[in-house]
Overview:
A computed fold for a 342-nucleotide part of an RNA from Chlamydomonas asymmetrica, annotated as small-subunit ribosomal RNA, central domain. Its Rfam family is "Bacterial small subunit ribosomal RNA". Its family is annotated with ribosome and structural constituent of ribosome in the Gene Ontology. NCBI's taxonomy places the organism under Eukaryota, Viridiplantae, core chlorophytes, Chlorophyceae, Chlamydomonas. RNAcentral holds the full RNA, with entries from ENA. Model confidence (mean pLDDT): 87 of 100.
Context: one part of a larger RNA
RNA sequence: UUGGGCGUAAAGCGUUUGUAGGUGGCUCGUAAAGUCUACUGUCAAAUAUCGAGGCUCAACCUCGAGCAGGCAGUGGAGUACUCACGAGCUUGAGUGUGGUAGAGGUAGAGGGAAUUCCAUGUGGAGCGGUGAAAUGCGUAGAGAUAUGGAAGAACACCAGCGGCGAAGGCGCUCUACUGGGCCAAGACUGACACUGAGAAACGAAAGCUAAGGGAGUGAAUAGGAUUAGAUACCCUAGUAAUCUUAGCUGUAAACUAUGAAGACUAAGUGCUGCCAAAAGCAGUGCUGUAGCUAACGCGUUAAGUCUUCCGCCUGGGGAGUAUGCUCGCAAGAGUGAAACUC
Numbered sequence: 001u002u003g004g005g006c007g008u009a010a011a012g013c014g015u016u017u018g019u020a021g022g023u024g025g026c027u028c029g030u031a032a033a034g035u036c037u038a039c040u041g042u043c044a045a046a047u048a049u050c051g052a053g054g055c056u057c058a059a060c061c062u063c064g065a066g067c068a069g070g071c072a073g074u075g076g077a078g079u080a081c082u083c084a085c086g087a088g089c090u091u092g093a094g095u096g097u098g099g100u101a102g103a104g105g106u107a108g109a110g111g112g113a114a115u116u117c118c119a120u121g122u123g124g125a126g127c128g129g130u131g132a133a134a135u136g137c138g139u140a141g142a143g144a145u146a147u148g149g150a151a152g153a154a155c156a157c158c159a160g161c162g163g164c165g166a167a168g169g170c171g172c173u174c175u176a177c178u179g180g181g182c183c184a185a186g187a188c189u190g191a192c193a194c195u196g197a198g199a200a201a202c203g204a205a206a207g208c209u210a211a212g213g214g215a216g217u218g219a220a221u222a223g224g225a226u227u228a229g230a231u232a233c234c235c236u237a238g239u240a241a242u243c244u245u246a247g248c249u250g251u252a253a254a255c256u257a258u259g260a261a262g263a264c265u266a267a268g269u270g271c272u273g274c275c276a277a278a279a280g281c282a283g284u285g286c287u288g289u290a291g292c293u294a295a296c297g298c299g300u301u302a303a304g305u306c307u308u309c310c311g312c313c314u315g316g317g318g319a320g321u322a323u324g325c326u327c328g329c330a331a332g333a334g335u336g337a338a339a340c341u342c
Base pairs, nucleotide, nucleotide: 003314004313005312006311007296008295012310014202015201016200017199021195022194023193025089026088027087028086029085030084033082034081035077036076037075038074039073040072041071042070043069049065050064051063052062053061054060092192093189094188095187097184098183099182100181104178105177106176107175108174109173110172111155115151116150117149118148119147120146121145122144126137127136163170164169207248208247209246210245211244212243216242217241221237222236223235224234259309260308261307262306263305264304267287268286269285270284271283272282273281274280291298292297315342316341317340324335325334326333327332
């Protein structure tokens, strides 16, 4: 709970596509549903309001009156606005043309550095690690060094408050397929738009299932230290995992803690793209006026001034718990209370 809000106090769904619904550009005409207006009926009585009266007053009781408004019916109005119907327009939106930037996506192929391992040569006592050590490795030849080979994962420099993507996210090179954007001119369609309950799709990491793969790192675990203890921090090892394919899960401080779209409201300055340049447009940063804000701060990329639509909040704890339902292989996810207490 007809109120006020949602950057940080409670509160923007993780993101998008889109159904119903809500809302919707400019001009003309018709009509008269909304709208405006008149009348009639009705909205019991009591109560309430106003005016009288009766109990000595009052409470109380009695009588009378009536506005506004709702609903229904019957008429009327047409200056507007909304709706409906018809006709048109081009600014919103889209299509096409010509350019253009990009780690946008998917698949395939290739590359070098590093790491580990294997083989061989040289060599001969340590190596490794730490605050210091020890566990560990090493004369069965380690570490170091050289050559050859294998494997997996990640792509130094370029690299940038740089770019792209709806978000998650995306970074070696090349090829193929493919999505979106921006700019210019203004050819075409002619409101085709915005939002979006349900719904659907995508959705980091971790986790699950199956089959592979497994270099390095490394939950768990073991050992060595430290310590009063040390189920830790440090060290030596090391399984799952990390990687691939096919499914599942559907959550994150999924953050700009800021929903989407549109309009308007000072400037200055850096970068990116289009552009010969300038101007302009699109994006991305910083400073900042008016204004806003509890303050911090925001400030044409608004948290300013407005419009439309959706989501959400309503003291703390109990609690994102219990229960029910839906989904999931499970883990669990979604929805989501109350008692009680302060």